[in-house]
RNA sequence: GGGUCAUUAGCUCAAUUGGUAGAGCAUCGGACUCUUAAUCCGCUGGUUCCGAGUUCGAGUCUCGGAUGACCCA
Numbered sequence: 001g002g003g004u005c006a007u008u009a010g011c012u013c014a015a016u017u018g019g020u021a022g023a024g025c026a027u028c029g030g031a032c033u034c035u036u037a038a039u040c041c042g043c044u045g046g047u048u049c050c051g052a053g054u055u056c057g058a059g060u061c062u063c064g065g066a067u068g069a070c071c072c073a
Base pairs, nucleotide, nucleotide: 001072002071003070004069005068006067007066010025011024012023013022019056028042029041030040031039049065050064051063052062053061
């Protein structure tokens, strides 16, 4: 220098050929317990890495950029 892949909740990851973003764990609240732990129930938590474009509608498609991993030279 060229190419491929990844980036979504605090963490690990989903999201059906574009149709209102969800799970597990963690945190928080409650039940249980003499107390803690474990177990069970419930809630909260997101400008989907950044910017632009296409579209009635973008996590998804297109372009540019950033970070990381790998391959080629």
This is a predicted structure of a 73-nucleotide RNA (transfer RNA) from a Candidatus Caenarcanales bacterium. RNAcentral holds the sequence, with entries from ENA. Its mean pLDDT, the model's own confidence on a scale to 100, is 80. Taxonomically the source falls in Candidatus Caenarcanales (Bacteria, Bacillati, Candidatus Melainabacteria, Vampirovibriophyceae). It matches the Rfam family "tRNA". From the family's description: Transfer RNA (tRNA) molecules are approximately 80 nucleotides in length. The family's RNA type in Rfam is transfer RNA.